A computed fold for an 85-nucleotide RNA from a Minisyncoccota bacterium, annotated as transfer RNA.
The organism belongs to Minisyncoccota, within Bacteria.
Its mean pLDDT, the model's own confidence on a scale to 100, is 81.
[in-house]
RNA sequence: GCCGAGGUGGCGGAAUCUGGCAGACGCGCUAGGCUUAGGACCUAGUCCCCUUUGGGGGUUGAGGGUUCAAAUCCCUCCCUCGGCA
Repeated sequence: GCCGAGGUGGCGGAAUCUGGCAGACGCGCUAGGCUUAGGACCUAGUCCCCUUUGGGGGUUGAGGGUUCAAAUCCCUCCCUCGGCA
């Protein structure tokens, strides 16, 4: 240099095929229950900002495009891994 795969909350990881509620699910964490105490277990919460608490806005490596609508499709770039030379 060429080809291929990938990049999503604190972590792992789904949703891509066929564009349609992003924070599935699990771990971790926080609060409470239980316990003499802890573990295990149970309940609730857990991306960020604003808020009149009704809700609103932003967010899938970065930027741009298509579309009513993009994590998903298209373009450029960055990074990681594999293969060829």
Rfam family: tRNA. Its family is annotated with triplet codon-amino acid adaptor activity in the Gene Ontology. It is annotated as a transfer RNA.
The sequence was found in a public genome assembly.